Annotation
This is a predicted structure of an 87-nucleotide RNA (c-di-GMP-I riboswitch aptamer) from an uncultured Anaerolineales bacterium. Its Rfam family is "c-di-GMP-I riboswitch aptamer". Gene Ontology term of the family: cyclic-di-GMP binding. Rfam's curators write: GEMM was predicted in a large-scale screen for bacterial structured RNA regulatory elements. The coordinates come from a structure-prediction model, not an experiment, and the mean pLDDT is 89.
[in-house]
RNA sequence: AACUGAUACUAGCAAACUCGUCGAAAGGCGAGGACGCAAAGCUACGGGGCUAUGUUCCUGCGGGAAUACGCUCGCCGAGCUGCCAAA
Numbered sequence: 001a002a003c004u005g006a007u008a009c010u011a012g013c014a015a016a017c018u019c020g021u022c023g024a025a026a027g028g029c030g031a032g033g034a035c036g037c038a039a040a041g042c043u044a045c046g047g048g049g050c051u052a053u054g055u056u057c058c059u060g061c062g063g064g065a066a067u068a069c070g071c072u073c074g075c076c077g078a079g080c081u082g083c084c085a086a087a
Base pairs, nucleotide, nucleotide: 004085005084012037013036017032018031019030020029021028022027035074041080042079043078045077046076047075048072049071050070054067055066056065057064058063
C1' cells in the first nucleotide's frame, strides 16, 4: 500500500412508527425514534422498483390503460471520495 474485516478503538449514519412541513403522488426535509449499516458518504451512469401532475389512447363519461422528464444510492452494479487496523 492492496485485499480483507473483530464481540477491538474513535467518531458516524438511522428502518419502521409518530408529529410538523413541501409535493398531484411516489417521495423529500426537520424533530423524536433505532431495525439495521464498514461506505446506510456522494453521483440517477446501467439494470430493477415506486409514482403518474402532464401527455397520448380508450370510454358505458363514472372512469380505465400506456408513459418519467419525477422519485429511490437503506435493491443490485458502476464511478468518485473516506475513518479504524486484530487475524